[in-house]
Order: sequence, then structure tokens, then C1' cells
RNA sequence: CAUCAAGAGGGGUGGAGGGAUUGGCCCGAUGAAACCCCGCCAACCGGCCCGCAAGGGACAAGGUGGCAACUCCAACAGGCAACGACAUAUGCCUGGGAGAUG
Repeated sequence: CAUCAAGAGGGGUGGAGGGAUUGGCCCGAUGAAACCCCGCCAACCGGCCCGCAAGGGACAAGGUGGCAACUCCAACAGGCAACGACAUAUGCCUGGGAGAUG
């Protein structure tokens, strides 16, 4: 700096955790994490074609990444709606933060 609402799982070993953090809410003995094998998704890098370039197109051998839930949701600020005497709590939207991948 770019992207993060789409997409894609079987087997073996293993044996209680996992979803980054906190809170929530979930997943897990019908087998968590981790490791291995095979497969798949995507198209960042990549090689190919067009183009002066910017850029566009099709591809997937190779290097990453991914294959529950929107990055599972929220976290900070603002706006709107509904409720309401006030407060608490709720839903939606925008921006930011944090994180992930390249």
C1' cells in the first nucleotide's frame, strides 16, 4: 500500500481444547489443537496473450494464503430507528481502531 459479505474437506496420527486479545456467543468424545497424506478454493506473487503505458484478458505448473459462523459479533467516535418519565438494555448505518493475508 491492497484486500477482508464470495469460495473451498476427506483420511491417518493424536487425545482436550479451539474460534488473536477482552466481553459475548459458538465449535469440540458423532473427537479440539498440533503434525502427516491426498484433495479443493482463490488468484497476491507467477508464467502466457493484448497494450507505448496505465491497464485488461484467459490460465493455474510453481511460491504464499485459505477450506464453521461477515475478520463469528462487539470493543472507540458519530448518526438513525424503536422503546421509554429517566436510566439500563436493543437494531441498523458510517468512519476509525485492532487483527489477518499478500